[in-house]
């Protein structure tokens, strides 16, 4: 100089579940709790899932399609941040 490959630190988010409130519903907010997490920070632009409505099919339990809404700890992208070979 160049390419591999991690630790140490200082921190941080919160799954399950349970309390309370919002909601029609997925689920969302706050408390408590930690299963994890190098973006488990943000962002609904693409899928995918999953509420509700309404249509069509139809072997009656399932399938399609349009609207709306949830979901970013599902996956892709977009976007910011912390350490980092001493």
């Nucleotide at each position: 100089c160049u390419g591999a490959a991690a630790a140490c630190a200082g921190a941080g988010c919160a799954a399950a579940c349970c309390c309370g409130c919002u909601g029609a519903g997925a689920a969302g907010c706050g408390g408590g709790g930690a299963c994890g997490c190098a973006a488990a920070g943000c962002c609904a632009g693409g899928g995918a899932u999953c509420u509700c409505g309404c249509g069509g099919g139809u072997u009656c339990a399932c399938c399609c399609g349009c609207a709306a809404g949830a979901c970013c700890g599902c996956c892709c992208g977009g976007u910011u941040g912390c350490c980092a070979g001493g």
Predicted 3D model of an 86-nucleotide RNA (c-di-GMP-I riboswitch aptamer) from a Chloroflexota bacterium.
Its mean pLDDT, the model's own confidence on a scale to 100, is 82.